[in-house]
Context: one part of a larger RNA
């Protein structure tokens, strides 16, 4: 320090998004209990009271009660064990749900309602196809599906759209039926030719194709239906104050929102306005109605009860807070044992300024820093973790739909399994019969031909009755009566002449065959049931149903896909081809979501040619006549005109007319321009046959530059290249032409839209949101000019129109680091910096009398409040204050906290959308990751160094801290002022906030102190004790630690300065605070005050103590002793000396080792210290700890005994007993012992 607990002075929600969390409360008995209500509830409402022990009484009672007595702070004495109330929203309720971030207002629910379903039910499962199964061994009071969601009061208007249901007259319409007709082939034939051959026609058959017509559902159509999907207006005027509009007008609609509710879970503006609650109320409640954008079973409005729901308020209660303190246990820490993980390019891993892919441990400059740990803290390592979930790009998936295309299922018709009879209606053919009126004519003459006779007792004329036709004249037929004639030819009329016969046309009737259609019926296919089961039989249905193939419809039920690009991110918007100009930098070319405009044609003359003409405007003149009509004269070089945009042209005209005309030709094309290709553009000349012109000549459209579309496919005309054995044909090819807003215009397909917050993948800092960077339009601040305001007066103060800077806090622009992750608003915590200063300090000016101010200059030392509302930053409000500053630090700070807001998954409302869904709209809910490697920071050690070794005491280079201010009194009611009022200055007193220290006081805590006490177990029992129950609970409380308690602090002073004020004083004979010189002058700077500090490797200073020990090794050298050789010299003549070259000893500092000194360390007893370590005290020459004694302190009168009382209990012994950590003593116990440590260049 963390976690889990205990207690807490005074206050009591001031905390906070929010009483989150934690208290309070609590079981039982008694009393008592409101609004409201669905009469059940609400209700344990709320709010009060009681209880222990002993004795007696009532009583069956050890229950319960009554009376009396007794002791406590406290009697459910511990443990178990509701805090309550008021109001609103939503949902009626109990229930259910996203196993592991959402328990809810979502789902369900009883109830309501709509639709379907008559049983082989509807609905559903099954599957390649079935069998089979559920529904249901049920039967419309049943089953299934949808919507709503108890109950109460209710549920308005709209059927135009989309669905659904019903209808069937008409329109359209598939397969199928049907077969007119057309094409191909050619036996044969025609024409031309002597022939070869060419060309034409073409039977039958075969073959390709095929119209009318018949032909269902569907759609169109006609109605119905909203508790089906859904929808439910605008403008203007009007009342005797104003305002408003009961009223009126007008437009539109399928109909224009009724009741009820309403700033709502729905209201943008919005914190609407008013009222209530509060000191203060973006929330809350009650109203109002201006409903962006309520509204009636996608239900509307109420409502008792209920809710781990959401919202507001109050009472109680509290460490949530002011503001924290102490204590307990478990971690952390130390030791012993055991022993992971993520992570890790490599590391020898500091600060500042700069630079830099734009935020550096690593680059540059500079500065700081002896080496190494341990405990802590998290600012950095754009820390770790997860190839970013946001965004974009590309892809995938799921979902939706009136995207496209398919398709299951359903449905329609045809054919088959599939048969008989009868009937209706239609068609074709055959037969029979009927039918036929222009005028004229005896009259109802179908056409043509034949024709002079035909019909009649097998019953003529005439009459009666019935039927049919009809042009209303009549014709025809049947039956009856009747009993013998009737018609034609001729004539006449007319286009045509009648009797009779034949063939035939129109219309119709009857009949037969075939065929189509509808109805009825039969039974034998087929299906179902029962019986029997080997066959079969019986009953019901029945050629239907069912199934197969073909076929039309419907068909997000299912499936596969599509759903453009550019783009200062994406989306929305705009654009996409062609022409003209500018940009375009004097060839050409040249980009941008740069600046301007046009085109997707037109003309039979607006083409060709020949000839002719000159415009616009202006001036003057001229009847109506004017500014402009037409006329004349002059002037006018281009200002007119050109079919249309612009540019370039054009008067020699390309402009304006007239005549004749079709060159708006055919076949070609040298050569160029342009150009990736494909395309595009110009074009002389040649041939043909033309137009105009006398001719030369011109003419292959138009003054030029726009007026457009590849390939495939397809159609028409032509050529006659190909022709699957041959000949043809089909088909193909070639030439010409047509069909594309293929406009995303070099054209993916004939044919294509959306949502995703349930999403997924690959990528991107190539591209957005945060932050940084650059920029600074915007923003903020300052300055310049000064029109004006200020009675007068620009500049006390304010300052228009304009101008110039600075800053880098706003909104932006850019898209530079980061998408193999840089966590995002606000709050809390902790700060730190800037100054453009909110306060306190110093000053200038003032439209400064004083007091209070205004404005500007200097100044960053310190300070800069508590609340109500809201997630808020901000803001408004309440109350204070000297003041309640503005900004930066990744909009400082999430490996520090929170998680209210925003920004995943659930859900509701409004709005939008057909829908899936969407909304910088609202609303409720919603997983924030134990261990820190490095740097950094705060602490604390070890090592070594500091030139012998120690013990003390210090200096202070340097660093840090502190730095605030009110009120009152005196000066003085003085200066000033008419008064009201009312100072500067100087001195004193006392506060607030802040900071440090401390525990005598006031308190807190005080889990090994004392006492009381409940339950229970134990010590055999009584008594007395012990354990456990949160220290069981409760009342007190020593030491220590503590604040809310106490004491202290900021000062005063010196030095140098700022703004400012001066002195002297020139440049500049003056003036001038300045240029040389010099003096004042601030809470600011520096010293002073407090703290750290010599690793200040620059290692300082002073005092004191300890001494100069022993051993070893080494010698390039130095010193010294001995010695070998050589040389020289000397004289003593065989020695000596010197030199050189060697050798052997000894010695000499640094070095190594040993024993010691002063001293220190380890160890031990401890604590005033403490994570460890360190520090401090002590170690027998000792009070260091324990024990013991005394005292103090706390508690509050122990036990035992005696006495009183029936008992509980009381009294006495007794202010007793006990008493941790305190004080003073006392060696009884434990502090045994060991090691290190100089010899000084």
């Nucleotide at each position: 320090c963390c976690c889990u607990c205990g207690u807490u002075a005074a206050g009591g929600a001031a905390c906070u998004c929010g009483g989150c969390a934690a208290u309070c409360u609590a079981a039982c008995c008694c009393c008592g209990u409101a609004a409201c209500u669905u009469c059940g509830g609400g209700a344990g409402a709320a709010g009060g009271g009681g209880g222990c022990c002993c004795g007696c009484c009532u009583g069956a009672a050890u229950a319960a009660g009554g009376c009396g007595g007794g002791g406590a702070c406290a009697c459910a004495a511990a443990a178990u064990u509701g805090g309550c109330u008021c109001a609103g929203g939503c949902g009626a309720c109990u229930g259910u749900u996203u196993a592991a971030c959402a328990a809810a207002a979502a789902c369900a629910c009883a109830g309501g309602u709509c639709u379907c379903u008559g049983c082989u039910a509807a609905a559903g499962c099954g599957a390649a196809a079935a069998a089979g199964c559920u529904g249901a061994a049920a039967u419309a009071u049943a089953g299934a599906g949808g919507c709503u969601g108890a109950u109460a009061c209710c549920u308005g208007c709209c059927c135009a759209g989309c669905g659904c249901c019903a209808g069937a007259a008409g329109g359209u319409u598939a397969a199928a039926g049907g077969g007119a007709g057309a094409g191909g082939u050619u036996a044969g034939g025609g024409u031309a030719g002597u022939a070869a051959u060419a060309u034409c026609c073409g039977a039958a058959g075969c073959u390709u194709u095929g119209a009318g017509c018949u032909g269902a559902a569907g759609c169109c159509c006609u109605g119905g239906u909203a508790a089906g999907c859904g929808g439910c207006g605008g403008c203007c005027g009007u009342a005797a104050c104003u305002a408003u509009a009961a009223c009126g007008g007008u437009c539109c609609u399928a109909a224009g929102g009724u009741a009820g509710c309403g700033a709502a879970g729905u209201c943008c503006c919005u914190u609407g306005u008013c009222g209530g609650g509060u000191a203060a109320g973006u929330u809350c409640c009650g109203a109002c109605c201006u409903g962006c954008a309520c509204g009636a079973a996608u239900g509307g409005u109420g409502c008792a009860a209920c809710g781990a729901c959401c919202u507001g308020a109050g009472c109680g209660c509290u460490g949530u807070c002011u503001c924290a303190a102490c204590g307990a246990g478990g971690g952390g820490c130390u030791c012993g044992g055991u022993g992971a993980a993520a992570u890790u390019g490599a590391a020898a891993u500091g600060g500042g300024g700069g630079u830099g892919a734009a935020g550096a441990u690593g680059c540059c400059c500079u500065u700081u820093a002896c080496c190494c740990g341990c405990g802590a803290u998290u600012g950095g390592a754009c820390a770790a973790a997860a190839a970013g979930a946001c965004c974009c790009u590309a892809g995938c998936a799921g979902c939706u739909u009136u995207a496209c295309u398919a398709u299951a299922a359903c449905u329609u018709g045809g054919c088959a399994u599939u048969g008989g009879a009868u009937u209706u209606a239609g068609g074709u053919u055959g037969a029979a019969c009927a039918u036929g009126u222009g005028u004229a004519g005896a009259a109802u003459a179908g056409g043509u031909g034949g024709g002079a006779g035909g019909c009649u007792a097998a019953g003529a004329a005439a009459c009666c009755g019935g039927g049919g036709c009809g042009u209303c004249a009549g014709c025809u037929u049947c039956g009856g009566u009747g009993g013998a004639g009737c018609c034609g030819a001729c004539a006449g009329u007319g286009a045509a002449a009648u009797a009779c016969c034949a063939c035939u046309c129109u219309u119709g009737u009857u009949u037969a065959a075939c065929u189509u259609u509808g109805g009825u019926u039969c039974u034998a296919a087929c299906c179902c049931g029962c019986c029997u089961u080997a066959a079969g039989g019986c009953g019901g249905g029945g050629a239907c149903a069912a199934u197969g193939c073909c076929u039309g419809g419907c068909g997000g039920g299912u499936a596969g896909u599509u759903u453009a690009a550019c783009u200062g991110g994406g989306g929305c918007g705009g654009u996409u081809g062609c022409c003209u100009c500018c940009u375009a930098a004097a060839a050409g070319g040249u980009a941008a979501c740069g600046g301007a405009g046009g085109c997707g044609u037109c003309c039979a003359a607006a083409g060709g040619u020949u000839c002719c003409c000159u415009c616009a405007g202006c001036a003057c003149g001229g009847a109506u006549g004017g500014a402009a009509a037409u006329c004349g004269u002059g002037u006018a070089u281009u200002g007119a005109g050109u079919g249309c945009a612009u540019u370039g042209g054009c008067a020699u005209a390309a402009g304006g007319g007239a005549g004749c005309u079709u060159g708006a030709c055919u076949g070609u094309g040298a050569g160029a321009c342009c150009u990736a290709c494909a395309a595009g553009u110009c074009g002389a000349g040649c041939a043909g046959g033309g137009a105009c012109g006398a001719a030369a000549g011109u003419c292959g459209g138009g003054c030029a530059a726009a007026g457009u579309g590849a390939u495939c496919c397809u159609a028409c005309g032509g050529c006659a290249c190909u022709g699957u054995g041959u000949g043809g044909a089909a088909g193909g090819g070639c030439c010409g032409u047509g069909g594309c807003u293929u406009a995303u215009c070099g054209g993916a397909u004939a044919a294509a839209a959306g949502c995703u917050a349930c999403g997924c993948u690959a990528g991107g800092g190539a591209u957005a949101a945060c932050a940084g960077g650059c920029u600074u339009a915007u923003c903020u601040u300052g300055c310049c000019c000064a029109a004006g305001a200020g009675u007068u007066c620009a500049u006390a103060u304010c300052g228009a129109c304009g101008g110039c800077a600075a800053g880098g806090u706003u909104u932006g622009g850019c898209a530079c680091c980061u998408c193999g992750a840089u966590g995002u608003c606000g709050g809390c915590u902790c700060g730190u910096c800037g100054c453009a200063u909110c306060c306190c300090g110093g000053g200038g000016c003032u439209g400064a009398a004083g007091u209070c101010g205004g404005u500007c200059c200097c100044a960053a030392g310190g300070g800069u409040c508590g609340g109500g509302c809201u997630g808020u930053u901000c803001g408004c409000c309440c109350g204070u204050u000297a003041a309640a500053g503005c900004g930066g630090c990744a909009c400082g700070u999430g490996a520090g906290c929170u998680g209210g807001g925003u920004u995943c998954a659930a859900a509701c409302c409004g709005u939008c959308g057909u829908g899936a869904g969407a909304c910088a709209g609202g609303u409720u809910g919603g997983u924030c990751u134990c261990u820190a490697u490095c740097c950094a920071u705060c602490g604390u050690g070890g090592g070594c160094g500091c030139u012998g070794g120690a013990g003390a005491u210090u200096u202070g280079a340097g660093g840090g801290g502190a730095g605030c201010u009110g009120u009152c009194c005196u000066u003085a009611g003085u200066a000033c002022g008419a008064g009201a009022g009312g100072a500067u200055u100087a001195g004193g007193a006392u506060g607030g906030a802040c900071a440090g220290a401390c525990c005598g006081c006031u308190g807190g805590u005080g889990u090994g102190u004392c006492a009381g006490u409940u339950g229970u177990c134990c010590u055999g029992c009584c008594a007395a004790g012990g354990g456990c129950a949160g220290u069981g609970c409760u009342g007190a409380g020593u030491a220590g630690c503590u604040a809310u308690g106490u004491c202290u602090g900021g000062a005063g002073g010196g030095g140098a300065u700022a703004a400012g004020c001066g002195c002297u004083g020139a440049a500049a004979g003056c003036a001038u605070c300045u240029a040389a010189g010099u003096g004042c002058g601030a809470a600011g700077c520096u010293c002073a005050c407090c703290c750290c500090a010599a690793g200040a490797u620059g290692a300082g200073a002073u005092c004191u103590c300890c001494c100069a020990c022993c051993g070893g090794a080494u010698a390039c050298g130095g010193g010294u002793u001995c010695u070998a050789g050589c040389a020289a010299a000397a004289u003593u003549u065989a020695u000596u000396u010197u030199g050189c070259u060697g050798g052997a000893g000894c010695u000499u500092a640094a070095c190594c080792g040993g024993g010691u000194a002063a001293g220190g360390c380890c160890g031990c007893a401890a604590g005033u210290a403490g994570a460890c370590u360190a520090c401090u005290u002590g170690c027998u020459u000792g009070a260091u700890a324990g024990g013991c004694g005394g005292c103090g302190u706390g508690u509050g009168u122990a036990a035992g005994c005696g006495g009183a009382g029936u008992a509980a209990u009381c009294c006495g012994u007794u202010a007793a007993g006990c008493u941790u950590a305190g004080c003073c003593g006392u060696a009884c116990u434990a502090a045994u012992g060991g090691c290190c440590g100089a010899g000084g260049c």
A computed fold for a 1241-nucleotide part of an RNA from Chloroflexi bacterium CG_4_8_14_3_um_filter_45_15, annotated as large-subunit ribosomal RNA, half B. The coordinates come from a structure-prediction model, not an experiment, and the mean pLDDT is 84. It matches the Rfam family "Bacterial large subunit ribosomal RNA". The RNAcentral record of the full RNA draws on ENA and SILVA. Lineage of the source: Bacteria > Bacillati > Chloroflexota.